[in-house]
RNA sequence: CAGGCCGGGUGACCGCGGCGCCUCUCGCGAGGCGUCGAGGAAAGUCCGGACACCGCAGGGCAGGACGCUCCCGACAGGGAGGCGGCGAAAGCCGACGGAAAGUGGCACAGAAAACAGACCGCCGGUCGCGGAUCUCCGGAGUCGCGGCCGGUAAGGGUGAAACGGUGGGGUAAGAGCCCACCAGCGGCCCUGGCGACAGGACCGGCUCGCUAAACCCCGUCCGGUGCAAGGCAAACAGGCUCCGCCGAGGCGGCCCGCCGAGGAGCCGGGUAGCUGCACAGAUGGAUGGUCACCCUCGACAGAAUCCGGCUUACAGGCCUGCU
Numbered sequence: 001c002a003g004g005c006c007g008g009g010u011g012a013c014c015g016c017g018g019c020g021c022c023u024c025u026c027g028c029g030a031g032g033c034g035u036c037g038a039g040g041a042a043a044g045u046c047c048g049g050a051c052a053c054c055g056c057a058g059g060g061c062a063g064g065a066c067g068c069u070c071c072c073g074a075c076a077g078g079g080a081g082g083c084g085g086c087g088a089a090a091g092c093c094g095a096c097g098g099a100a101a102g103u104g105g106c107a108c109a110g111a112a113a114a115c116a117g118a119c120c121g122c123c124g125g126u127c128g129c130g131g132a133u134c135u136c137c138g139g140a141g142u143c144g145c146g147g148c149c150g151g152u153a154a155g156g157g158u159g160a161a162a163c164g165g166u167g168g169g170g171u172a173a174g175a176g177c178c179c180a181c182c183a184g185c186g187g188c189c190c191u192g193g194c195g196a197c198a199g200g201a202c203c204g205g206c207u208c209g210c211u212a213a214a215c216c217c218c219g220u221c222c223g224g225u226g227c228a229a230g231g232c233a234a235a236c237a238g239g240c241u242c243c244g245c246c247g248a249g250g251c252g253g254c255c256c257g258c259c260g261a262g263g264a265g266c267c268g269g270g271u272a273g274c275u276g277c278a279c280a281g282a283u284g285g286a287u288g289g290u291c292a293c294c295c296u297c298g299a300c301a302g303a304a305u306c307c308g309g310c311u312u313a314c315a316g317g318c319c320u321g322c323u
Stems, first nucleotide, its partner, number of pairs: 001321006008294007016037009039300001043311002046309005051226004063222005068081005082096001083094004097217002102215002104211003119156002121152011133140002164182006183207002185204003189200004230275003238267006249259003295298001
């Protein structure tokens, strides 16, 4: 450094929840016994799936996710590799397509932050002034300073980044303007590899800033909503129909008797409740506490439909391999 594993242990007592059996009880329920009872992340809810309902001829827009290659896979995940960055190394990290389609942004500093531009500087022309020199006294050329016009981007300075680098030629001064080498880019070819890609030869002065977890473009994929889904469905209330003081109905089956104004059926929505729901598992929600002993003295943290992945948090310890 990488991978894997553990996440205080044992015992006693008390307690909590689910299930089963037994006993007591008319019943509600109570007691006893047995058994099961949080995690590697149960977390974040970031992806995907199952499941469920809704929608759906087909296609598109919008929106979202992803983005090097090969393989596996339902996947956005995994494995192996390539490239880039970090490290002495083992190894780690990377939203890792496109900036030569378009739009936007680039703090401060700086002249200028992107179809370049020109603060200082350098160079040429011209005008003016001044100095020295020459002179046939008309001027001539030269040097310096200043104004104007023009050229330049080598040098200075700023910056995270300044329009390839070094050297030479060239020029009034300069510049890929030209040349050699180097770096990059593009084209074409060879070799190796399934491929990403790597190595190499030749050609073109082509030199093009960075930013796409900015808009955007390209490619692939995606219908929506989530267990508060959904199913069954009391009571009370509602609607319709029928029956009813010529007595419906009730008083345990019938008769008498008594009471007597409501009764029955169907329908729709859907609450409680049940289910969905689990070899932990509810809907006020259990999984705990005390004591004793031992040790390395115990971290992060606790289910709520289920499963897989990712990410994040984590005291300490063990094993294996590597530097």
This is a predicted structure of a 323-nucleotide RNA (Bacterial RNase P class A) from a soil metagenome. The model forms 94% of the base pairs in the Rfam consensus. Model confidence (mean pLDDT): 77 of 100. Rfam family: Bacterial RNase P class A. The family's RNA type in Rfam is ribozyme.